Context: one part of a larger RNA
RNA sequence: GGAUGAACGCUGGCGGCGUGCCUAAUACAUGCAAGUCGUACGCACUAAUUUAUUAGUGAGUGGCGAACGGGUGAGUAACACGUAGGUAAUCUACCUUUAAGACGAGGAUAACCAUUGGAAACGAUGGCUAAGACUGGAUAGGAAUAUGUAAGGCAUCUUAUAUAUUUUAAAAGACCUAGCAAUAGGUAUACUUAAAGAGGAGCCUGCGGCGCAUUAGUUAGUUGGUAAGGUGAUGGCUUACCAAGACAGUGAUGCGUAGCCGGACUGAGAGGUUGAACGGCCACAUUGGGACUGAGAAACGGCCCAAACUCCUACGGGAGGCAGCAGUAGGGAAUUUUCGGCAAUGGGGGCAACCCUGACCGAGCAACGCCGCGUGAAUGACGAAGUACUUCGGUAUGUAAAGUUCUUUAUUAGGGAAGAAUGACUUGUGGAAAAGCAAGUGUGACGGUACCUAAUGAAUAAGCCCCGGCUAACUAUGUGCCAGCAGCCGCGGUAAUACAUAGGGGGCAAGCGUUAUCC
Numbered sequence: 001g002g003a004u005g006a007a008c009g010c011u012g013g014c015g016g017c018g019u020g021c022c023u024a025a026u027a028c029a030u031g032c033a034a035g036u037c038g039u040a041c042g043c044a045c046u047a048a049u050u051u052a053u054u055a056g057u058g059a060g061u062g063g064c065g066a067a068c069g070g071g072u073g074a075g076u077a078a079c080a081c082g083u084a085g086g087u088a089a090u091c092u093a094c095c096u097u098u099a100a101g102a103c104g105a106g107g108a109u110a111a112c113c114a115u116u117g118g119a120a121a122c123g124a125u126g127g128c129u130a131a132g133a134c135u136g137g138a139u140a141g142g143a144a145u146a147u148g149u150a151a152g153g154c155a156u157c158u159u160a161u162a163u164a165u166u167u168u169a170a171a172a173g174a175c176c177u178a179g180c181a182a183u184a185g186g187u188a189u190a191c192u193u194a195a196a197g198a199g200g201a202g203c204c205u206g207c208g209g210c211g212c213a214u215u216a217g218u219u220a221g222u223u224g225g226u227a228a229g230g231u232g233a234u235g236g237c238u239u240a241c242c243a244a245g246a247c248a249g250u251g252a253u254g255c256g257u258a259g260c261c262g263g264a265c266u267g268a269g270a271g272g273u274u275g276a277a278c279g280g281c282c283a284c285a286u287u288g289g290g291a292c293u294g295a296g297a298a299a300c301g302g303c304c305c306a307a308a309c310u311c312c313u314a315c316g317g318g319a320g321g322c323a324g325c326a327g328u329a330g331g332g333a334a335u336u337u338u339c340g341g342c343a344a345u346g347g348g349g350g351c352a353a354c355c356c357u358g359a360c361c362g363a364g365c366a367a368c369g370c371c372g373c374g375u376g377a378a379u380g381a382c383g384a385a386g387u388a389c390u391u392c393g394g395u396a397u398g399u400a401a402a403g404u405u406c407u408u409u410a411u412u413a414g415g416g417a418a419g420a421a422u423g424a425c426u427u428g429u430g431g432a433a434a435a436g437c438a439a440g441u442g443u444g445a446c447g448g449u450a451c452c453u454a455a456u457g458a459a460u461a462a463g464c465c466c467c468g469g470c471u472a473a474c475u476a477u478g479u480g481c482c483a484g485c486a487g488c489c490g491c492g493g494u495a496a497u498a499c500a501u502a503g504g505g506g507g508c509a510a511g512c513g514u515u516a517u518c519c
Base pairs, nucleotide, nucleotide: 001519002518003517004516006515007514008513009512010511013373014372015371016370017369018368019366020365021331026329027328028327030326031325032324035064036063037062040061041060043058044057045056046055047054048053049052071284072283073282081208082207083206084205085204086203087202090201091200092199095197096196097195098194099193100192101191103137105135106134112127113126114125115124116123117122141168142167143166144165145164146163147162148161149160150159151158152157172189174187175186176185177184178183210256211255212254217247218246219245222244223243224242225241226240227239228238229237259281260280261279262278263274264273265272266271286307287306288305289304290303309320310319311318312317337363339362340361341360345359346357347356348355349354376406377405378404379403386397387396388395389394411455412454413453414452415451419446424441425440426439427438428437429436463508464507465506466505467504468489469488470487474503475502476501477500478499484491485490
């Protein structure tokens, strides 16, 4: 000199864009943060009537989602991360493409009703009922095993094809047309199987990045093999048996510290430091352990067990988990509102309308940072007053002020956005109808905000640090090794440019200085 998620002191006009618990991964009152679907299903209730329909509400069965999104960095020195590869050792819901299919049966159960236990949380028994819930059967393709043939490769093998055996699928609801109906046809969606893709995930490997040797030996599932089990999959992953190996001065093991990276800061670079915000990966969700469901979890707002803590209790027993957004207490030098909206972007559900979304978009607070603007401009005396110094002549403050002429941010008034595309509604077109296509209408939290125009009047706005040398900037008074200053050298003991005050000056400026840390 540069930098900071900064803090402290003095001071403080505005705007834009960012940033804001670095400490106690401490404890948490309250509210919200994950629901949705009636175009899967039965029931109860409400309203309207055309009296058997329509519209809606509620809990329940069922489907999808809840494994994303959001937070934190405790643990972790590790294939955790980065980078480059492998998977002939693997999985993959939703989405896209292609092909084929969707036949025919059955038995339950919640809701509900009745009885009943409990203070509550929550149950128990009996009875009724539905489905795209559940269970058999058929068919197809696939899979597994065996055999044959062909092609290929990387050792185990892979691919294609044929035969045999075994095993294994499905679900519909809605709308339109025709019809008295049964039913038939059409449309978009949903379902099953197979093949492929995309995106995602698992596993394995080479290399790379901390300190201490005042840590020198470590290891028995340990190292390898055979067999088996287990897994979606390889493997001591696990078990039995066999062998005695494996790692280590190129630093094993131990201890300490630490999330890793893209990046950021600094530096001419090499390098050093760092990992806030934003993005990728990992790990965690009061502490420890475990599985269930599922395409996916060993699951922050799911379950079970144990522990600590808090709360309720009729003492028998129950409930809870902010490292989500706000907010509270505590700790601390120190870090914000218990705000608005789903209008946009994105996500979940739904055919859709739409619903949900503390993701997100916005507003609020804080000079915490960066950037921009302003606090007036022009003119104005051999130069007012005041103040300071003085050799008492004057000199400085100083064009500074006053005065004159202008301008107008804030303020007030009026106008007033872009961000909006779609879905929706209307009309036209289209078609058997629906779908589709075109035009118009309408949809904004921010916000009457940004911006534009006009009005009044210099009106509403400057401080902080320093002035001995380093280092830009000097005099007077007071003090008298005192009071004090100080980053280093050092000042102060009666003429202090170094302390304190004043005048003057220098620097930076809505900031200035100090402290801390890095280069």
The part of an RNA shown here (small-subunit ribosomal RNA, 5' domain) has 519 nucleotides and comes from a metagenome. Model confidence (mean pLDDT): 82 of 100.